[in-house]
RNA sequence: GGGCGGGUGCCCGAGUGGCCAAAGGGGGCGGGCUGUAAACCCGCUGGCCGUGUGCCUUCGGGGGUUCGAAUCCCUCCCCGCCCA
Numbered sequence: 001g002g003g004c005g006g007g008u009g010c011c012c013g014a015g016u017g018g019c020c021a022a023a024g025g026g027g028g029c030g031g032g033c034u035g036u037a038a039a040c041c042c043g044c045u046g047g048c049c050g051u052g053u054g055c056c057u058u059c060g061g062g063g064g065u066u067c068g069a070a071u072c073c074c075u076c077c078c079c080g081c082c083c084a
Base pairs, nucleotide, nucleotide: 001083002082003081004080005079006078007077010026011025012024018067027045028044029043030042031041032040046056047055048054049052060076061075062074063073064072
């Protein structure tokens, strides 16, 4: 330099153009159980407050298409594999 795959919440990771603040696991917080702890079970876990059928912002950076983008397109950055 060329080809291919990838970058998602605190971490790992799934993700179909609308039903996505986004499965599941870890970790964390609260509760149950226990004399205590661990293990196990339940709830919550982007932020905000008035806790709601609420509001705001988000999927590597920027731009575009679309009524609507984590998802499609362009460009750049970074990581991995293969070829030279």
This is a predicted structure of an 84-nucleotide RNA (transfer RNA) from an Anaerolineales bacterium. Lineage of the source: Bacteria > Bacillati > Chloroflexota > Anaerolineae > Anaerolineales. Its mean pLDDT, the model's own confidence on a scale to 100, is 81. It matches the Rfam family "tRNA". Rfam links the family to the GO term triplet codon-amino acid adaptor activity. The family's RNA type in Rfam is transfer RNA.